[in-house]
Molecule: c-di-GMP-I riboswitch aptamer
Organism: Firmicutes bacterium HGW-Firmicutes-14
RNA sequence: UCCCGAUAAAGGCAAACCCGCCGAAAGGCGGGGGCGCAAAGCCACGGGUCUAAGGGUGGGGGUUACCCCCUACGACAGCCGGGCUGCCGAA
Numbered sequence: 001u002c003c004c005g006a007u008a009a010a011g012g013c014a015a016a017c018c019c020g021c022c023g024a025a026a027g028g029c030g031g032g033g034g035c036g037c038a039a040a041g042c043c044a045c046g047g048g049u050c051u052a053a054g055g056g057u058g059g060g061g062g063u064u065a066c067c068c069c070c071u072a073c074g075a076c077a078g079c080c081g082g083g084c085u086g087c088c089g090a091a
Stems, first nucleotide, its partner, number of pairs: 004089002012037002017032006035078001041084003045081003048076003054071003058068003
């Protein structure tokens, strides 16, 4: 230095749920909370998942209503890979 990861030390993050705000939604942000996490720090690059405002030459329909289907240009890094960065140091 790289791999690795202790019932180590010092610290860190924060699931569900609740409250407020933003958003069409998924979801995000702040506060409480604490299931967990050695990258649960950052990046949507590959796969995957969620949502469908807008769009569609789509389908239904009582035909400017309403319903269904498709669609990411929206999201998720605490789903799996990958990339970048980083604290500590027993075996």